[in-house]
Molecule: FMN riboswitch aptamer (RFN element)
Organism: Caballeronia calidae
Formats: sequence, C1' cells, structure tokens
RNA sequence: GUACGUCUUCAGGGCGGGGUGUAAUUCCCCACCGGCGGUAUGUGGCGAGGCUUCGAGGCCGGACCACGAGCCCGCGAGCGCCCGCGCGAUCAAUUCAUGCGCGGGGUCAGCAGAUCUGGUGCGAAGCCAGAGCCGACGGUCACAGUCCGGAUGAGAGAAGAUGUGC
Repeated sequence: GUACGUCUUCAGGGCGGGGUGUAAUUCCCCACCGGCGGUAUGUGGCGAGGCUUCGAGGCCGGACCACGAGCCCGCGAGCGCCCGCGCGAUCAAUUCAUGCGCGGGGUCAGCAGAUCUGGUGCGAAGCCAGAGCCGACGGUCACAGUCCGGAUGAGAGAAGAUGUGC
C1' cells in the first nucleotide's frame, strides 16, 4: 500500500414580515433550507515537468492535493409492497378480508421528487448570468420541505483504532 475481519466516534438544514379568517409558522403575497457517494471546462494550494537558448529569456504543458451539482448517475431515510407475531372486530371458534401496533425482508413491482434558456468554450448535465421547479409518513381549532411526533431511533457513508493474509 492492498484485501478481509473486529471495534470506536461522527453522520440534516429551514417561517422572518404582511394578508384573510373564530381558528393557519399548514391557505395567499414576499422570504428561508438543501443528507451521502460518483462525475468536473470552476476556485485555491505551487504551475511540477519538458523543449529551446551561452545566458537573460521564449515556447509547450497540465501531473498532484483540497474544495466544488437539491433538480446528471446512483444510494440512504420515510411511505408503499411482501412475510411473521400480537391486539381489536365476532354470541363464540376457525379461516378469509379489513383496521391498529410491533418485528423482519430489501428494490424485487411502486412513490422513488424536481431544469430550462442565454453566454463562454474544442466540448457544458456540472462554470457564469437569468428564469423556473422539487421536497416521506402520522398529527393539528385550517391543507405543513420549515411546527409537533415515531426519533436519546435508523442510516447512505466519513474518520480513526486494531488483527490476519498478500
């Protein structure tokens, strides 16, 4: 350095102002926010290095490192789905269906969200400018990306410690 194992820690932001109304951080107007990995024509750290020249200098040149996309590719969480258990329902039992709760499975079949225009340039999905769009479930005196809750949870993954092999 690399492969595999074990352990530890970390791992999500945002309603401010006004309007209507009995009531809204939920509607309307203005505002605010953007998980993880990949990709890279941007930014920074030095332009490393090469060619040439007696030399000053000139030319070529992108290697390495860090950061860099909500809407390009994938992933996570949540819902849905499937499986199991319990409760409820029933006069009672069993089965089926349905409702609620708990646990498990993991993309298989779903929601898996949402971008265009102009500029620069060899090249733009990523840069610059402009305009636009998106955001689980349950709750609520009224419809929620921003409030409350499951959640002191889970987790894509990140960093570190350690063991074994090469």